[in-house]
RNA sequence: CGAGUCGGCCGGAUGGUCGCGCGGCGCGACGGGUCCGCCCGAUCGCGUCGUGAGGAAAGUCCGAGCUCCACAGCGCAGGGUGGCGGGUAACGCCCGCCCGCCGCGAGGCGAGGACCAGUGCCACAGAGACGAGUCCGUCGCCCUCGGGCGACGGGGUGAAACGCGGCAAACUCCACCCGGAGCAAGGCCAAGUAGGAGGGCGCAACCCCGGUCCGCCGGGGGGAGAGGUGCGCUGCCCAGCCCUCGGGUCGGCCGCACGAGCCGGCGGGCGACCGCCGGCCUCAGAUGGAUGACCGUCGCCGCGAGCGAUCGCGGCACAGAACUCGGCUUACAGGCCGACUCGCUGG
RNA sequence: GGGCCGAUAGCUCAGCCGGUAGAGCAACGGCCUUUUAAGCCGAUGGUCCUGGGUUCGAGUCCCAGUCGGCCCACCA
Numbered sequence: 001c002g003a004g005u006c007g008g009c010c011g012g013a014u015g016g017u018c019g020c021g022c023g024g025c026g027c028g029a030c031g032g033g034u035c036c037g038c039c040c041g042a043u044c045g046c047g048u049c050g051u052g053a054g055g056a057a058a059g060u061c062c063g064a065g066c067u068c069c070a071c072a073g074c075g076c077a078g079g080g081u082g083g084c085g086g087g088u089a090a091c092g093c094c095c096g097c098c099c100g101c102c103g104c105g106a107g108g109c110g111a112g113g114a115c116c117a118g119u120g121c122c123a124c125a126g127a128g129a130c131g132a133g134u135c136c137g138u139c140g141c142c143c144u145c146g147g148g149c150g151a152c153g154g155g156g157u158g159a160a161a162c163g164c165g166g167c168a169a170a171c172u173c174c175a176c177c178c179g180g181a182g183c184a185a186g187g188c189c190a191a192g193u194a195g196g197a198g199g200g201c202g203c204a205a206c207c208c209c210g211g212u213c214c215g216c217c218g219g220g221g222g223g224a225g226a227g228g229u230g231c232g233c234u235g236c237c238c239a240g241c242c243c244u245c246g247g248g249u250c251g252g253c254c255g256c257a258c259g260a261g262c263c264g265g266c267g268g269g270c271g272a273c274c275g276c277c278g279g280c281c282u283c284a285g286a287u288g289g290a291u292g293a294c295c296g297u298c299g300c301c302g303c304g305a306g307c308g309a310u311c312g313c314g315g316c317a318c319a320g321a322a323c324u325c326g327g328c329u330u331a332c333a334g335g336c337c338g339a340c341u342c343g344c345u346g347g
Numbered sequence: 348g349g350g351c352c353g354a355u356a357g358c359u360c361a362g363c364c365g366g367u368a369g370a371g372c373a374a375c376g377g378c379c380u381u382u383u384a385a386g387c388c389g390a391u392g393g394u395c396c397u398g399g400g401u402u403c404g405a406g407u408c409c410c411a412g413u414c415g416g417c418c419c420a421c422c423a
Base pairs, nucleotide, nucleotide: 001343002342003341004340005339006338007337008336009335010334012298013297014296015295016294017293018292020052021051022050023049024048025047026046027045028044029043030041031040032039033038054318058329059328061327062326063325064324065323066182067181068180069179071235072234073233074232075231076230078178079177080176081175082174083097084096085095086094087093098112099110100109101108102107113173114172118171119170120167121166122165130163136154137152138151139150140149141148142147186254187253188252189251196245197244198243199242200241201240206221207220208219209218210217211216225238227236247422248421249420261280262279263278264277265276266275267274268273299316300315301314302313303312304311305310348419349418350417351416352415353414354413357372358371359370360369366403375389376388377387378386396412397411398410399409400408
């Protein structure tokens, strides 16, 4: 200098004007209360201050928190994972090591248990695909000279050739894990309607008491049935449960933003990560869904002009929260830092 | 926001437990007919949505992505 590998990070900066969401404060309106001093606010407006997207907010592919299914347990079905050890709240994630494959190498990839439980498949080629058997060659024996029998070895085909063959991201077996649904979960308030209709399944059988118009009715015991949104069983618990069609509303609050949180230091560990101490609230909160637009300066990229300094025009990647976290995967203009490998050249 | 399906010929769909991908209709050529339609015969037509993996071998099995479709509000 060229080519490449791995890890980490940024992902326009700054100023002005206007606008939007949320929160605090102040003022006014409105409503309510009042001891008439004022106080309160799920309402509205104005002013002011603060704050306002991401590394993936995405795909919804895994794992959790949280909430409901009244609660607890077992079995079946179904699904997932799979070397060994560790990390973690947990995981299919991450770290270390072993093994296999790829690469000259730095490194990368791997669902990497078991075909000595059973079943199934192995197209084409090949003589033969797991049942056995002989396409070719050599030797020996028999021989009706076509060949047959036995032994040995190699060639060829193929992913795999007789060897406990290959395939489990084939059924399956083994070990381990998983109950289901999802914030449109769920809770509270307000308004409003026909507080509705049809169908299905129940409160059984049996026993006791009371009544009786002798058909039965009421109460108690009893236990059939419904109830963990796949199925079944047991305990438990309850008086109703399920399906379909109609009716009303398109309102508010909570859940909901302090959390497996962020920053710094020290210590342990090869590492993922963990422990202790200190500090911080700086890290949005909408509900037809705010986070924007314009202008100036600078930065970067492209095009054009110019000998040149430079000037003009255009653009600024992927994409955008919606209950919240931990991961994975996918998309991404341009740029920075660190470690390392290979090749060429020079000292 | 959440959940669940699908993509195969021009169209509508099959394809079981992996081994050269089919059916109907349409379109094309021929026969029949004066001609058309109907009927008969024949041949053509495929990125199995895309990319990667497992396997000797993938439409099929696994993973990731793209596109399309369906369902889910509250009250009594």
Predicted 3D model of RNase P RNA and transfer RNA as a complex of 423 nucleotides. Rfam match: Bacterial RNase P class A. Its family is annotated with tRNA processing, dimeric ribonuclease P complex and ribonuclease P activity in the Gene Ontology. By type it is a ribozyme.